[in-house]
Context: one part of a larger RNA
RNA sequence: UUGGGCGUAAGGGGCGUGUAGGUGGUUGGAUAAGUUAGAUGUGAAAUCUCCUUUUGAAACGAGGAAAUGGCAUUUAAAACUGUCUGACUAGAGUUUUGGAGGGGAAAGUGGAAUUCCCAGUGUACGGUGAAAUGCGUAGAUAUUGGGAGGAACACCAGUGGCGAAGGCGACUUUCUGGCCCAAACUGACACUGAGACGCGAAAGCUAGGGGAGCAAACAGGAUUAGAUACCCUGGUAGUCCUAGCCCUAAACGAUGGACACUAGGUGUAUUCCUUUUUUAAGGAGUGUGCCGAAGUUAACACAUCAAGUGUCCCGCCUGGGGAGUACGACCGCAAGGUUGAAACUC
Numbered sequence: 001u002u003g004g005g006c007g008u009a010a011g012g013g014g015c016g017u018g019u020a021g022g023u024g025g026u027u028g029g030a031u032a033a034g035u036u037a038g039a040u041g042u043g044a045a046a047u048c049u050c051c052u053u054u055u056g057a058a059a060c061g062a063g064g065a066a067a068u069g070g071c072a073u074u075u076a077a078a079a080c081u082g083u084c085u086g087a088c089u090a091g092a093g094u095u096u097u098g099g100a101g102g103g104g105a106a107a108g109u110g111g112a113a114u115u116c117c118c119a120g121u122g123u124a125c126g127g128u129g130a131a132a133u134g135c136g137u138a139g140a141u142a143u144u145g146g147g148a149g150g151a152a153c154a155c156c157a158g159u160g161g162c163g164a165a166g167g168c169g170a171c172u173u174u175c176u177g178g179c180c181c182a183a184a185c186u187g188a189c190a191c192u193g194a195g196a197c198g199c200g201a202a203a204g205c206u207a208g209g210g211g212a213g214c215a216a217a218c219a220g221g222a223u224u225a226g227a228u229a230c231c232c233u234g235g236u237a238g239u240c241c242u243a244g245c246c247c248u249a250a251a252c253g254a255u256g257g258a259c260a261c262u263a264g265g266u267g268u269a270u271u272c273c274u275u276u277u278u279u280a281a282g283g284a285g286u287g288u289g290c291c292g293a294a295g296u297u298a299a300c301a302c303a304u305c306a307a308g309u310g311u312c313c314c315g316c317c318u319g320g321g322g323a324g325u326a327c328g329a330c331c332g333c334a335a336g337g338u339u340g341a342a343a344c345u346c
Base pairs, nucleotide, nucleotide: 003318004317005316006315007300008299012314014199015198016197017196021192022191023190025088026087027086028085029084030083031082033081034080035077036076037075038074039073040072041071042070049065050064051063052062053061091189092186093185094184095183096182098180099179103176104175105174106173107172108171109170110153115148116147117146118145119144120143121142125134161168162167204245205244206243207242208241209240213239214238218234219233220232221231256313257312258311259310260309261308264291265290266289267288268287269286270285271284272283273282274281275280295302296301319346320345321344328339329338330337331336
């Protein structure tokens, strides 16, 4: 390479929008590019294969055939693919009527708690395995009243909801995205998607604010043989906001997206329909769980939310270490990121 694969053995891009490209629903007509069949020409000879022949079995030699899987021209066919043209509604979309939701952005508001400040009562705290550092008789801790400020939103809360992923949870208002059900309309407008563009937890960076609690670093007290730790007392960056970077995660369902098909049972969220003894029961759809048939799997397990059976498109893997390193390139303020080897060795 041909292949074979990608939940856990190496391997699904962190996620989306979408360009080129690849692939593409039902049906009528045309065409003949692909396709199929025939004919003609060409495909030098030698070589290779087979047959015959000479000799002496073979080799060598001679004759013939086949092969050279191809190309070109031409004739024909019209099922399939393509192209052109007409039609359709099952895919997809638009509009309208309803619906659920921590989806996003901005502004405002609220209560509990911690801390701090002021005042009252009042006498001795805190912490631990045990202590000490620490705070406090200049009145602390506790408790009551008042005030300030920042951050997070108990209960509800649920293998419950929403979002492409990251993620999203007090309440109200404004703006706004997606989803679900039904009808009408458009009439294949679709799927995927190399590059590209956008989003992307936490930590980190730049500038300006903010700073209650927590808390890397750091200091002290303990423990210990030591203790650059675990425990305790403190405590700065940071955590928060605005603007801009960074672009990585066990970014996980360790499972790319779309479509179709293939036993069931039982929860749950939400919508619709039917029945009714309006507590409910039955049915249908869209999500989300559990258990399981066939099937799959090395096993574990998966099993209509597939890891089953198929089609299309993309990404990725190809023994371990060296190494996600070196070099180069691109990006970044930096930290670093992306791309990504080899020698050598087993």

A computed fold for a 346-nucleotide part of an RNA from uncultured delta proteobacterium GR-296.I.93, annotated as small-subunit ribosomal RNA, central domain. RNAcentral holds the full RNA, with entries from ENA. It matches the Rfam family "Bacterial small subunit ribosomal RNA".